[in-house]
């Protein structure tokens, strides 16, 4: 120096939840609080995954309108697919920087 990570030492970060603020939202920021973390430090202009939102297409509960026994039209709830934009690094792979030094 690299790999590695110990009932070591010094420390560090801060999940859920609560309060305030921002955002259509996922979520983010600050304060409190600790589930945990050897990178839970940074990077989404490297790849995936999940989530949000908008458009389009298809299906669709209940109803509405027109003509009449079957069809057409508008609107609406929910779901799926595709595309755009966004969120999550404490989702994973990956990249970069870094404290300590047992085996």
């Nucleotide at each position: 120096u690299c790999u590695c990570g110990a009932u070591a030492a010094a420390g560090g970060c801060a999940a859920a939840c609560c309060c305030u603020c921002u955002g259509u939202g996922a979520a983010g920021a600050g304060g409190g609080g600790a589930c945990g973390c050897a990178a839970a430090g940074c990077c989404u202009a490297c790849g995936g995954a999940a989530c949000u939102u908008u458009c389009a297409u298809g299906c669709u509960c209940a109803g509405c309108c027109c003509c009449u026994u079957g069809g057409g039209g508008a609107c609406u709830u929910g779901c799926a697919u595709c595309a755009g934009a966004g969120u999550u690094g404490g989702c994973c792979g990956g990249g970069c920087c870094a404290c300590c030094g047992a085996a």